[in-house]
RNA sequence: GCCUGGAUGGCGUAAUUGGUAGCGCGACGCACUUGUAAUGCGUAGGUUGUGGGAUCGUGCCCCACUCCAGGCU
Repeated sequence: GCCUGGAUGGCGUAAUUGGUAGCGCGACGCACUUGUAAUGCGUAGGUUGUGGGAUCGUGCCCCACUCCAGGCU
RNA backbone atom coordinates (compact mmCIF):
# COMPACT_ATOMS: atom_id res chain seq x y z
P G A 1 -0.50 3.73 3.59
O5' G A 1 -0.90 2.83 2.31
C5' G A 1 -0.66 3.33 1.00
C4' G A 1 -0.68 2.23 0.00
C3' G A 1 -1.92 1.36 0.00
O3' G A 1 -2.98 1.94 -0.73
C1' G A 1 0.00 0.00 0.00
P C A 2 -4.49 1.71 -0.24
O5' C A 2 -4.79 0.21 -0.66
C5' C A 2 -4.81 -0.18 -2.01
C4' C A 2 -4.97 -1.68 -2.15
C3' C A 2 -6.17 -2.27 -1.42
O3' C A 2 -7.38 -2.12 -2.13
C1' C A 2 -4.26 -3.56 -0.96
P C A 3 -8.76 -2.04 -1.36
O5' C A 3 -8.99 -3.52 -0.85
C5' C A 3 -9.17 -4.58 -1.76
C4' C A 3 -9.28 -5.91 -1.02
C3' C A 3 -10.34 -5.97 0.07
O3' C A 3 -11.65 -6.16 -0.42
C1' C A 3 -8.33 -6.92 0.85
P U A 4 -12.88 -5.59 0.38
O5' U A 4 -12.99 -6.59 1.61
C5' U A 4 -13.26 -7.95 1.43
C4' U A 4 -13.20 -8.72 2.72
C3' U A 4 -14.03 -8.16 3.87
O3' U A 4 -15.41 -8.47 3.77
C1' U A 4 -11.90 -8.72 4.66
P G A 5 -16.47 -7.46 4.34
O5' G A 5 -16.35 -7.65 5.91
C5' G A 5 -16.67 -8.90 6.53
C4' G A 5 -16.25 -8.95 7.96
C3' G A 5 -16.78 -7.86 8.87
O3' G A 5 -18.13 -8.08 9.29
C1' G A 5 -14.49 -8.13 9.26
P G A 6 -19.04 -6.82 9.54
O5' G A 6 -18.44 -6.14 10.86
C5' G A 6 -18.56 -6.81 12.12
C4' G A 6 -17.66 -6.18 13.16
C3' G A 6 -18.07 -4.79 13.67
O3' G A 6 -19.11 -4.84 14.61
C1' G A 6 -15.74 -4.86 13.28
P A A 7 -20.08 -3.56 14.73
O5' A A 7 -19.19 -2.51 15.54
C5' A A 7 -18.67 -2.83 16.83
C4' A A 7 -17.96 -1.64 17.45
C3' A A 7 -18.85 -0.43 17.70
O3' A A 7 -18.47 0.22 18.92
C1' A A 7 -17.07 0.16 16.27
P U A 8 -19.28 -0.13 20.18
O5' U A 8 -20.80 0.15 19.76
C5' U A 8 -21.23 1.46 19.48
C4' U A 8 -22.72 1.58 19.63
C3' U A 8 -23.28 1.16 20.99
O3' U A 8 -23.15 2.20 21.93
C1' U A 8 -24.58 0.19 19.26
P G A 9 -22.32 1.94 23.25
O5' G A 9 -23.41 2.28 24.37
C5' G A 9 -23.10 2.01 25.74
C4' G A 9 -23.91 2.95 26.60
C3' G A 9 -23.68 2.76 28.09
O3' G A 9 -23.67 4.03 28.73
C1' G A 9 -25.97 2.42 27.56
P G A 10 -22.29 4.65 29.01
O5' G A 10 -21.62 3.60 30.04
C5' G A 10 -20.31 3.88 30.58
C4' G A 10 -19.80 2.70 31.38
C3' G A 10 -19.68 1.41 30.60
O3' G A 10 -18.46 1.31 29.90
C1' G A 10 -20.84 0.99 32.62
P C A 11 -18.40 0.57 28.46
O5' C A 11 -18.49 -0.97 28.84
C5' C A 11 -17.44 -1.59 29.56
C4' C A 11 -17.75 -3.07 29.80
C3' C A 11 -18.15 -3.87 28.57
O3' C A 11 -17.05 -4.30 27.80
C1' C A 11 -19.68 -4.29 30.32
P G A 12 -17.27 -4.55 26.18
O5' G A 12 -18.22 -5.82 26.13
C5' G A 12 -17.77 -7.08 26.65
C4' G A 12 -18.84 -8.13 26.53
C3' G A 12 -19.43 -8.32 25.15
O3' G A 12 -18.61 -9.13 24.32
C1' G A 12 -21.17 -8.24 26.74
P U A 13 -18.72 -8.94 22.70
O5' U A 13 -20.27 -8.64 22.49
C5' U A 13 -20.91 -9.08 21.33
C4' U A 13 -22.36 -9.40 21.64
C3' U A 13 -23.30 -9.07 20.49
O3' U A 13 -23.31 -10.12 19.53
C1' U A 13 -24.20 -8.27 22.53
P A A 14 -23.77 -9.76 18.04
O5' A A 14 -25.40 -9.55 18.28
C5' A A 14 -26.22 -9.84 17.46
C4' A A 14 -27.68 -9.77 17.97
C3' A A 14 -28.59 -9.15 16.93
O3' A A 14 -28.88 -10.10 15.88
C1' A A 14 -29.13 -8.31 19.04
P A A 15 -28.61 -9.61 14.36
O5' A A 15 -29.76 -8.52 14.14
C5' A A 15 -31.10 -8.83 14.44
C4' A A 15 -31.94 -7.61 14.50
C3' A A 15 -31.70 -6.60 13.40
O3' A A 15 -32.35 -6.95 12.19
C1' A A 15 -31.77 -5.47 15.45
P U A 16 -31.49 -7.60 11.01
O5' U A 16 -32.57 -7.81 9.92
C5' U A 16 -32.99 -6.75 9.06
C4' U A 16 -32.89 -7.14 7.61
C3' U A 16 -33.40 -8.55 7.27
O3' U A 16 -33.93 -8.50 5.95
C1' U A 16 -31.15 -8.35 6.64
P U A 17 -35.26 -9.33 5.62
O5' U A 17 -35.92 -8.27 4.61
C5' U A 17 -35.09 -7.59 3.69
C4' U A 17 -35.72 -6.24 3.37
C3' U A 17 -35.50 -5.19 4.45
O3' U A 17 -35.49 -3.88 3.84
C1' U A 17 -37.79 -5.59 4.21
P G A 18 -34.05 -3.32 3.42
O5' G A 18 -33.97 -1.98 4.35
C5' G A 18 -33.54 -2.05 5.68
C4' G A 18 -34.07 -0.90 6.50
C3' G A 18 -35.58 -0.89 6.69
O3' G A 18 -35.89 -0.27 7.93
C1' G A 18 -34.92 1.06 5.59
P G A 19 -36.87 -1.06 8.92
O5' G A 19 -37.83 0.12 9.38
C5' G A 19 -37.33 1.19 10.21
C4' G A 19 -38.44 2.09 10.67
C3' G A 19 -39.64 1.37 11.27
O3' G A 19 -40.20 2.18 12.30
C1' G A 19 -40.31 2.65 9.39
P U A 20 -40.23 1.51 13.75
O5' U A 20 -39.39 2.59 14.57
C5' U A 20 -39.69 4.00 14.49
C4' U A 20 -39.50 4.64 15.84
C3' U A 20 -38.67 3.82 16.84
O3' U A 20 -37.90 4.71 17.65
C1' U A 20 -40.82 4.23 17.71
P A A 21 -36.33 4.50 17.62
O5' A A 21 -36.03 2.95 17.76
C5' A A 21 -36.20 2.28 18.96
C4' A A 21 -35.29 1.06 19.07
C3' A A 21 -34.93 0.67 20.47
O3' A A 21 -35.88 -0.25 21.00
C1' A A 21 -32.97 0.80 19.15
P G A 22 -36.79 0.13 22.25
O5' G A 22 -37.06 -1.27 22.95
C5' G A 22 -36.00 -1.90 23.66
C4' G A 22 -35.83 -3.32 23.21
C3' G A 22 -35.20 -4.24 24.26
O3' G A 22 -36.17 -4.73 25.17
C1' G A 22 -34.07 -4.51 22.22
P C A 23 -35.76 -4.96 26.71
O5' C A 23 -34.78 -6.22 26.68
C5' C A 23 -35.24 -7.46 26.18
C4' C A 23 -34.12 -8.49 26.14
C3' C A 23 -33.29 -8.62 27.40
O3' C A 23 -33.91 -9.40 28.39
C1' C A 23 -31.86 -8.49 25.54
P G A 24 -33.64 -9.09 29.94
O5' G A 24 -32.19 -9.67 30.19
C5' G A 24 -31.93 -11.06 30.02
C4' G A 24 -30.44 -11.34 30.14
C3' G A 24 -29.75 -10.76 31.36
O3' G A 24 -29.96 -11.54 32.52
C1' G A 24 -28.45 -10.31 29.45
P C A 25 -30.07 -10.82 33.94
O5' C A 25 -28.59 -10.32 34.22
C5' C A 25 -27.53 -11.24 34.39
C4' C A 25 -26.18 -10.57 34.39
C3' C A 25 -25.98 -9.47 35.43
O3' C A 25 -25.72 -9.96 36.73
C1' C A 25 -25.15 -8.75 33.35
P G A 26 -26.30 -9.15 37.97
O5' G A 26 -25.58 -7.71 37.87
C5' G A 26 -24.21 -7.57 38.12
C4' G A 26 -23.73 -6.19 37.77
C3' G A 26 -24.37 -5.05 38.54
O3' G A 26 -23.83 -4.87 39.84
C1' G A 26 -24.32 -4.48 36.26
P A A 27 -24.77 -4.40 41.03
O5' A A 27 -25.11 -2.89 40.61
C5' A A 27 -24.10 -1.89 40.57
C4' A A 27 -24.67 -0.53 40.26
C3' A A 27 -25.83 -0.09 41.14
O3' A A 27 -25.37 0.46 42.38
C1' A A 27 -26.37 0.31 38.89
P C A 28 -26.24 0.14 43.70
O5' C A 28 -27.54 1.02 43.53
C5' C A 28 -27.46 2.44 43.42
C4' C A 28 -28.79 3.04 43.03
C3' C A 28 -29.98 2.61 43.88
O3' C A 28 -30.05 3.28 45.14
C1' C A 28 -30.56 2.50 41.61
P G A 29 -30.71 2.50 46.38
O5' G A 29 -32.27 2.55 46.07
C5' G A 29 -32.96 3.79 45.99
C4' G A 29 -34.40 3.60 45.57
C3' G A 29 -35.20 2.59 46.39
O3' G A 29 -35.66 3.13 47.62
C1' G A 29 -35.58 2.20 44.10
P C A 30 -35.87 2.16 48.91
O5' C A 30 -37.18 1.32 48.51
C5' C A 30 -38.42 1.96 48.36
C4' C A 30 -39.48 1.03 47.81
C3' C A 30 -39.70 -0.27 48.59
O3' C A 30 -40.50 -0.06 49.76
C1' C A 30 -39.56 -0.76 46.30
P A A 31 -40.35 -1.04 51.01
O5' A A 31 -40.91 -2.44 50.47
C5' A A 31 -42.28 -2.57 50.14
C4' A A 31 -42.56 -3.95 49.54
C3' A A 31 -42.17 -5.14 50.40
O3' A A 31 -43.13 -5.42 51.42
C1' A A 31 -41.46 -5.50 48.18
P C A 32 -42.65 -5.85 52.87
O5' C A 32 -42.01 -7.29 52.65
C5' C A 32 -42.80 -8.37 52.20
C4' C A 32 -41.93 -9.57 51.86
C3' C A 32 -40.96 -9.99 52.94
O3' C A 32 -41.59 -10.79 53.94
C1' C A 32 -39.84 -9.90 50.87
P U A 33 -41.42 -10.40 55.46
O5' U A 33 -39.88 -10.72 55.72
C5' U A 33 -39.39 -12.04 55.61
C4' U A 33 -37.90 -12.08 55.85
C3' U A 33 -37.41 -11.38 57.12
O3' U A 33 -37.59 -12.20 58.29
C1' U A 33 -36.02 -10.78 55.28
P U A 34 -38.24 -11.50 59.55
O5' U A 34 -37.12 -10.50 60.07
C5' U A 34 -37.46 -9.54 61.09
C4' U A 34 -36.20 -8.92 61.63
C3' U A 34 -35.18 -8.47 60.62
O3' U A 34 -35.48 -7.16 60.15
C1' U A 34 -34.09 -9.76 62.28
P G A 35 -35.37 -6.90 58.55
O5' G A 35 -33.82 -6.90 58.24
C5' G A 35 -32.99 -5.89 58.77
C4' G A 35 -31.52 -6.22 58.57
C3' G A 35 -31.13 -6.58 57.14
O3' G A 35 -30.91 -5.45 56.33
C1' G A 35 -30.23 -8.17 58.64
P U A 36 -31.27 -5.53 54.74
O5' U A 36 -30.17 -6.53 54.15
C5' U A 36 -28.87 -6.06 53.85
C4' U A 36 -27.90 -7.20 53.63
C3' U A 36 -28.03 -7.95 52.31
O3' U A 36 -27.49 -7.23 51.21
C1' U A 36 -27.69 -9.49 54.06
P A A 37 -28.21 -7.40 49.78
O5' A A 37 -27.98 -8.93 49.42
C5' A A 37 -26.69 -9.40 49.07
C4' A A 37 -26.67 -10.92 48.95
C3' A A 37 -27.57 -11.51 47.88
O3' A A 37 -26.97 -11.48 46.60
C1' A A 37 -27.90 -12.66 49.90
P A A 38 -27.89 -11.16 45.33
O5' A A 38 -28.91 -12.37 45.22
C5' A A 38 -28.43 -13.68 44.93
C4' A A 38 -29.50 -14.72 45.14
C3' A A 38 -30.79 -14.49 44.38
O3' A A 38 -30.72 -14.97 43.04
C1' A A 38 -31.31 -14.90 46.63
P U A 39 -31.41 -14.17 41.87
O5' U A 39 -32.95 -14.20 42.22
C5' U A 39 -33.67 -15.43 42.24
C4' U A 39 -35.09 -15.25 42.77
C3' U A 39 -35.92 -14.19 42.07
O3' U A 39 -36.48 -14.65 40.86
C1' U A 39 -36.12 -13.90 44.39
P G A 40 -36.66 -13.61 39.64
O5' G A 40 -37.90 -12.75 40.10
C5' G A 40 -39.16 -13.37 40.29
C4' G A 40 -40.17 -12.39 40.86
C3' G A 40 -40.29 -11.06 40.12
O3' G A 40 -41.11 -11.15 38.96
C1' G A 40 -40.13 -10.65 42.42
P C A 41 -40.79 -10.27 37.69
O5' C A 41 -41.26 -8.83 38.15
C5' C A 41 -42.63 -8.59 38.47
C4' C A 41 -42.83 -7.21 39.07
C3' C A 41 -42.27 -6.04 38.28
O3' C A 41 -43.10 -5.65 37.19
C1' C A 41 -41.66 -5.80 40.52
P G A 42 -42.41 -5.07 35.86
O5' G A 42 -41.82 -3.65 36.34
C5' G A 42 -42.70 -2.58 36.63
C4' G A 42 -41.99 -1.48 37.38
C3' G A 42 -40.99 -0.65 36.60
O3' G A 42 -41.60 0.32 35.77
C1' G A 42 -40.11 -1.20 38.72
P U A 43 -40.82 0.86 34.49
O5' U A 43 -39.70 1.80 35.11
C5' U A 43 -40.04 2.96 35.83
C4' U A 43 -38.81 3.67 36.37
C3' U A 43 -37.76 4.05 35.33
O3' U A 43 -38.10 5.24 34.66
C1' U A 43 -36.71 3.03 37.19
P A A 44 -37.55 5.45 33.16
O5' A A 44 -36.03 5.87 33.38
C5' A A 44 -35.70 7.03 34.12
C4' A A 44 -34.24 7.04 34.51
C3' A A 44 -33.26 6.99 33.34
O3' A A 44 -33.03 8.28 32.81
C1' A A 44 -32.63 5.40 34.98
P G A 45 -32.79 8.43 31.23
O5' G A 45 -31.38 7.75 31.00
C5' G A 45 -30.21 8.29 31.56
C4' G A 45 -29.06 7.32 31.45
C3' G A 45 -28.76 6.85 30.05
O3' G A 45 -27.92 7.77 29.35
C1' G A 45 -28.87 4.99 31.48
P G A 46 -28.43 8.52 28.02
O5' G A 46 -27.87 7.77 26.75
C5' G A 46 -27.22 6.52 26.83
C4' G A 46 -26.62 6.18 25.48
C3' G A 46 -26.85 7.17 24.36
O3' G A 46 -25.70 7.22 23.53
C1' G A 46 -27.80 5.09 23.77
P U A 47 -24.79 8.55 23.56
O5' U A 47 -25.49 9.51 22.51
C5' U A 47 -25.17 9.37 21.14
C4' U A 47 -26.41 9.56 20.30
C3' U A 47 -26.12 9.68 18.82
O3' U A 47 -27.18 9.05 18.09
C1' U A 47 -27.14 11.66 19.59
P U A 48 -26.78 8.25 16.77
O5' U A 48 -26.24 6.88 17.41
C5' U A 48 -24.92 6.78 17.94
C4' U A 48 -24.43 5.34 17.90
C3' U A 48 -23.86 4.89 16.56
O3' U A 48 -22.79 3.99 16.80
C1' U A 48 -25.70 3.52 17.11
P G A 49 -21.69 3.74 15.60
O5' G A 49 -20.57 4.82 15.96
C5' G A 49 -20.12 4.95 17.30
C4' G A 49 -18.85 5.75 17.34
C3' G A 49 -18.87 7.03 16.53
O3' G A 49 -19.44 8.11 17.27
C1' G A 49 -16.94 5.80 16.00
P U A 50 -20.37 9.17 16.48
O5' U A 50 -19.32 10.01 15.63
C5' U A 50 -18.34 10.79 16.28
C4' U A 50 -17.50 11.57 15.28
C3' U A 50 -18.29 12.29 14.20
O3' U A 50 -18.83 13.52 14.64
C1' U A 50 -16.53 11.11 13.21
P G A 51 -20.24 14.02 14.00
O5' G A 51 -19.90 14.42 12.50
C5' G A 51 -19.03 15.52 12.25
C4' G A 51 -18.63 15.60 10.79
C3' G A 51 -19.75 15.65 9.81
O3' G A 51 -20.36 16.93 9.70
C1' G A 51 -18.14 14.14 9.04
P G A 52 -21.93 16.99 9.27
O5' G A 52 -21.94 16.48 7.75
C5' G A 52 -21.57 17.36 6.72
C4' G A 52 -21.35 16.64 5.41
C3' G A 52 -22.57 16.19 4.67
O3' G A 52 -23.26 17.25 4.00
C1' G A 52 -20.98 14.49 4.61
P G A 53 -24.86 17.09 3.79
O5' G A 53 -25.02 15.94 2.69
C5' G A 53 -24.49 16.14 1.40
C4' G A 53 -24.64 14.89 0.56
C3' G A 53 -26.05 14.40 0.33
O3' G A 53 -26.72 15.14 -0.69
C1' G A 53 -24.67 12.57 0.87
P A A 54 -28.33 15.21 -0.61
O5' A A 54 -28.83 13.76 -1.06
C5' A A 54 -28.59 13.29 -2.37
C4' A A 54 -29.08 11.87 -2.53
C3' A A 54 -30.52 11.63 -2.11
O3' A A 54 -31.44 12.04 -3.10
C1' A A 54 -29.16 9.95 -1.19
P U A 55 -32.77 12.80 -2.69
O5' U A 55 -33.57 11.78 -1.78
C5' U A 55 -34.05 10.56 -2.32
C4' U A 55 -34.69 9.72 -1.26
C3' U A 55 -35.73 10.42 -0.40
O3' U A 55 -36.98 10.51 -1.04
C1' U A 55 -34.28 9.14 0.97
P C A 56 -37.76 11.90 -1.02
O5' C A 56 -38.22 12.04 0.50
C5' C A 56 -38.84 13.26 0.95
C4' C A 56 -39.42 13.06 2.34
C3' C A 56 -38.52 12.33 3.32
O3' C A 56 -37.58 13.18 3.92
C1' C A 56 -40.67 11.36 3.36
P G A 57 -36.06 12.65 4.05
O5' G A 57 -36.17 11.49 5.13
C5' G A 57 -36.54 11.79 6.47
C4' G A 57 -36.87 10.53 7.23
C3' G A 57 -35.76 9.51 7.37
O3' G A 57 -34.86 9.84 8.41
C1' G A 57 -37.75 8.43 6.73
P U A 58 -33.31 9.70 8.21
O5' U A 58 -33.08 8.12 8.25
C5' U A 58 -33.62 7.35 9.34
C4' U A 58 -32.83 6.08 9.56
C3' U A 58 -31.37 6.29 10.01
O3' U A 58 -30.99 5.22 10.87
C1' U A 58 -31.40 5.09 8.00
P G A 59 -31.12 5.39 12.42
O5' G A 59 -29.98 4.47 13.02
C5' G A 59 -28.61 4.88 12.98
C4' G A 59 -27.72 3.68 12.95
C3' G A 59 -27.60 2.99 11.61
O3' G A 59 -26.64 3.61 10.78
C1' G A 59 -27.96 1.39 13.30
P C A 60 -26.99 3.87 9.22
O5' C A 60 -27.23 2.41 8.62
C5' C A 60 -26.19 1.42 8.67
C4' C A 60 -26.69 0.11 8.22
C3' C A 60 -27.15 0.05 6.77
O3' C A 60 -26.81 -1.20 6.20
C1' C A 60 -28.92 -0.55 8.20
P C A 61 -25.60 -1.26 5.13
O5' C A 61 -26.15 -0.33 3.95
C5' C A 61 -26.97 -0.87 2.91
C4' C A 61 -27.14 0.13 1.80
C3' C A 61 -25.90 0.97 1.45
O3' C A 61 -25.00 0.27 0.62
C1' C A 61 -27.79 2.37 1.60
P C A 62 -23.39 0.48 0.77
O5' C A 62 -23.18 1.89 0.10
C5' C A 62 -23.42 2.08 -1.29
C4' C A 62 -23.07 3.49 -1.69
C3' C A 62 -21.73 4.03 -1.20
O3' C A 62 -20.66 3.61 -2.01
C1' C A 62 -23.42 5.63 -0.78
P C A 63 -19.18 3.37 -1.37
O5' C A 63 -18.67 4.86 -1.14
C5' C A 63 -18.48 5.74 -2.23
C4' C A 63 -18.03 7.10 -1.75
C3' C A 63 -16.88 7.12 -0.76
O3' C A 63 -15.61 6.93 -1.36
C1' C A 63 -18.56 8.60 -0.03
P A A 64 -14.41 6.20 -0.56
O5' A A 64 -13.93 7.34 0.44
C5' A A 64 -13.38 8.54 -0.06
C4' A A 64 -13.21 9.57 1.04
C3' A A 64 -12.44 9.12 2.26
O3' A A 64 -11.02 9.14 2.07
C1' A A 64 -14.40 10.22 2.95
P C A 65 -10.11 8.03 2.78
O5' C A 65 -10.13 8.52 4.30
C5' C A 65 -9.61 9.78 4.66
C4' C A 65 -10.01 10.18 6.07
C3' C A 65 -9.55 9.24 7.17
O3' C A 65 -8.18 9.40 7.53
C1' C A 65 -11.80 9.82 7.51
P U A 66 -7.36 8.18 8.13
O5' U A 66 -7.95 8.07 9.60
C5' U A 66 -7.79 9.12 10.53
C4' U A 66 -8.41 8.76 11.87
C3' U A 66 -8.00 7.43 12.44
O3' U A 66 -6.74 7.46 13.08
C1' U A 66 -10.34 7.67 12.62
P C A 67 -5.77 6.16 13.00
O5' C A 67 -6.45 5.15 14.02
C5' C A 67 -6.60 5.48 15.40
C4' C A 67 -7.57 4.54 16.10
C3' C A 67 -7.25 3.06 16.00
O3' C A 67 -6.22 2.65 16.89
C1' C A 67 -9.54 3.40 15.58
P C A 68 -5.32 1.37 16.44
O5' C A 68 -6.30 0.13 16.66
C5' C A 68 -6.79 -0.18 17.94
C4' C A 68 -7.73 -1.39 17.90
C3' C A 68 -7.19 -2.62 17.19
O3' C A 68 -6.30 -3.38 17.98
C1' C A 68 -9.41 -2.21 16.48
P A A 69 -5.12 -4.22 17.26
O5' A A 69 -5.92 -5.43 16.59
C5' A A 69 -6.57 -6.39 17.42
C4' A A 69 -7.32 -7.41 16.58
C3' A A 69 -6.51 -8.07 15.47
O3' A A 69 -5.65 -9.10 15.94
C1' A A 69 -8.61 -7.43 14.62
P G A 70 -4.29 -9.43 15.12
O5' G A 70 -4.78 -10.12 13.77
C5' G A 70 -5.41 -11.40 13.84
C4' G A 70 -6.02 -11.77 12.51
C3' G A 70 -5.08 -11.84 11.33
O3' G A 70 -4.29 -13.02 11.30
C1' G A 70 -7.05 -10.71 10.70
P G A 71 -2.83 -12.97 10.57
O5' G A 71 -3.16 -12.89 9.02
C5' G A 71 -3.80 -13.97 8.37
C4' G A 71 -4.25 -13.59 6.97
C3' G A 71 -3.12 -13.21 6.00
O3' G A 71 -2.42 -14.33 5.48
C1' G A 71 -4.90 -11.67 5.82
P C A 72 -0.90 -14.22 5.01
O5' C A 72 -0.97 -13.32 3.69
C5' C A 72 -1.62 -13.80 2.54
C4' C A 72 -1.61 -12.78 1.43
C3' C A 72 -0.25 -12.20 1.05
O3' C A 72 0.49 -13.07 0.20
C1' C A 72 -1.82 -10.45 1.27
P U A 73 2.11 -13.12 0.30
O5' U A 73 2.53 -11.68 -0.21
C5' U A 73 2.32 -11.30 -1.57
C4' U A 73 2.59 -9.84 -1.77
C3' U A 73 4.01 -9.38 -1.41
O3' U A 73 4.96 -9.67 -2.42
C1' U A 73 2.42 -7.87 -0.53
RNAcentral holds the sequence, with entries from ENA. Transfer RNA from Terrisporobacter sp., 73 nucleotides, folded computationally. The organism belongs to Terrisporobacter, within Bacteria. Its Rfam family is "tRNA". Rfam links the family to the GO term triplet codon-amino acid adaptor activity. It is annotated as a transfer RNA.